Context: one part of a larger RNA
RNA sequence: GGAUGAACACUAGCGGCAAGCAUAACACAUGCAAAUCGGACGGGAAGUGAUGUUUCCAGUGGUGGAAGGGUGAGUAACGAGUAAGAACCUGCCCUUGGGAGGAGAAUAACAGCUGGAAACGACUGUUAAUACCUCGUAGGCUGAUGAGCAAAAGGAGGAAUCCACCUGAGGAGGGGGUCGCGUCUGAUUAGCUAGUUGGUGAGGCAAUAGCUUACCAAGGCGAUGAUCAGUAGCUGGUCCGAGAGGAUGAUCAACCAUACUGGGACUUAGACAUGGCCCAGACUCCUAUGGUAGGCAGCAAUAGGGAAUGUUCCGCAAUGGGUGAAAGCCUGACGGAGCAAUGCCGCGUGGAGGUAGAAAGCUCACGAGUCGUUAACUUCUUUUCCCGGAGAAUAAAUAAUGACGAUAUAUGGGGAAUAAGCAUCAGCUAACUCUAUGCCAGCAGUGGGAGUAAGAUAGAGGAUACAAGUGUUAUUC
Numbered sequence: 001g002g003a004u005g006a007a008c009a010c011u012a013g014c015g016g017c018a019a020g021c022a023u024a025a026c027a028c029a030u031g032c033a034a035a036u037c038g039g040a041c042g043g044g045a046a047g048u049g050a051u052g053u054u055u056c057c058a059g060u061g062g063u064g065g066a067a068g069g070g071u072g073a074g075u076a077a078c079g080a081g082u083a084a085g086a087a088c089c090u091g092c093c094c095u096u097g098g099g100a101g102g103a104g105a106a107u108a109a110c111a112g113c114u115g116g117a118a119a120c121g122a123c124u125g126u127u128a129a130u131a132c133c134u135c136g137u138a139g140g141c142u143g144a145u146g147a148g149c150a151a152a153a154g155g156a157g158g159a160a161u162c163c164a165c166c167u168g169a170g171g172a173g174g175g176g177g178u179c180g181c182g183u184c185u186g187a188u189u190a191g192c193u194a195g196u197u198g199g200u201g202a203g204g205c206a207a208u209a210g211c212u213u214a215c216c217a218a219g220g221c222g223a224u225g226a227u228c229a230g231u232a233g234c235u236g237g238u239c240c241g242a243g244a245g246g247a248u249g250a251u252c253a254a255c256c257a258u259a260c261u262g263g264g265a266c267u268u269a270g271a272c273a274u275g276g277c278c279c280a281g282a283c284u285c286c287u288a289u290g291g292u293a294g295g296c297a298g299c300a301a302u303a304g305g306g307a308a309u310g311u312u313c314c315g316c317a318a319u320g321g322g323u324g325a326a327a328g329c330c331u332g333a334c335g336g337a338g339c340a341a342u343g344c345c346g347c348g349u350g351g352a353g354g355u356a357g358a359a360a361g362c363u364c365a366c367g368a369g370u371c372g373u374u375a376a377c378u379u380c381u382u383u384u385c386c387c388g389g390a391g392a393a394u395a396a397a398u399a400a401u402g403a404c405g406a407u408a409u410a411u412g413g414g415g416a417a418u419a420a421g422c423a424u425c426a427g428c429u430a431a432c433u434c435u436a437u438g439c440c441a442g443c444a445g446u447g448g449g450a451g452u453a454a455g456a457u458a459g460a461g462g463a464u465a466c467a468a469g470u471g472u473u474a475u476u477c
Base pairs, nucleotide, nucleotide: 001477002476003475004474006473007472008471009470010469013347014346015345016344017343018342020339021305027302030300031299032298035063036062037061040060041059043057044056045055046054070258071257072256079183081181082180084178088175089174090173093171094170095169096168097167098166099165101135102134104132110125111124112123114121115120140149141148142147154163155162156161184230185229186228191221192220193219196218197217198216199215200214201213202212203211233255235253236252237248238247239246240245260281261280262279263278264277283294284293286291311337313336314335315334319333320331321330322329323328350380351379352378353377361370362369363368385414386413387412388411390409421466423464424463425462427446428445432461433460434459435458436457443448
């Protein structure tokens, strides 16, 4: 000198853009953040004088809750980065073949009855489906010449047709797995390892494999640092630097890990699943003591911790996602507004003229000098400010559809009106005198300075630097 997710002190006019719990992965009141489909199904309700039509709904069923959003505790590891390979899976999507025949048994809802304080249930009866089962069929699979196994569903429409369903092949995108290389510190950590290293049989997986198991062999790693201990999410990047390199990993993007703590599986194309389930534990709530409910490291908010970090806001108008045939519905993703000078950038706090060089202040050799064209005064302008009416775009695809927003912007009127501080002034380092103090009070980044004429303390006048900021502190190059 640069930089910062900064903080503190003094000060403060406006706008654009960005960023805002770094500490307790501490505890969380309240509200919202994942629903949708009646064009799969039987029912129920509202409405109507009635039929038809319409609307809504608990339940069965389908798709989605594995995405999106948060956090960085753990992890020194094929976790991440980069390069390469083979023994794999893949819902929705795209391309291209083939097919959807027959038969059937249940069950929730509902009704009845009943247990429990509640959470939630038990029994009996009845019913539907794109829910379930069975037979047949098969360019598929297994297997190796004997054969065996596996499928389907309908819905809408007057119809054309459209949307769904089953099964092959290929693709795209996604995911699992293997491997080479490099990836922090410590030797005041030198030996480590028993499913350990390899083989065979068996099991298991989508797939390879000690992945698991029985038996056999005795291997495997290590001063090119094993093991142990400490620290840490990794990268693209970011900051500094001419570079070499050093430091760092907020925001944004990719990957990984995680969801009160520790285990476990179920369902599924996909999870060992943040707003799913089970068990144990800690904590909190309810209880009729028999039991039961909960999980903000989602968005806001609260307590606490801390030097320190924001609104219990508006909207689905745009982009994107889920679902639906669609209209639509949902979306604290997202788009916006609010708060704080947190940062960067831009603008302003007036322009021109004006010497009797005014008054006051300060200094003085008492002659004057300085503040200083500064002011007053004259004239001009209106960025900003106040008042008034007008008023968008981002909307695509004919129309319609705007949260932001009665915003931006243009325009009429008004009046210099509403707007300057902070630090420093002995050297480094731009800027000097007076007064007070008297090794005291105090200053200090450094050497130092202050003991009666202090350019170094304090105040004043003046000056210098930066400027809506200025200084200090912290960290880093």

Small-subunit ribosomal RNA, 5' domain from Berberis vulgaris, 477 nucleotides, folded computationally.
The RNAcentral record of the full RNA draws on SILVA.
Taxonomically the source falls in Berberis (Eukaryota, Streptophyta, Embryophyta, Ranunculales).
Rfam family: Bacterial small subunit ribosomal RNA. Rfam links the family to the GO terms structural constituent of ribosome and ribosome.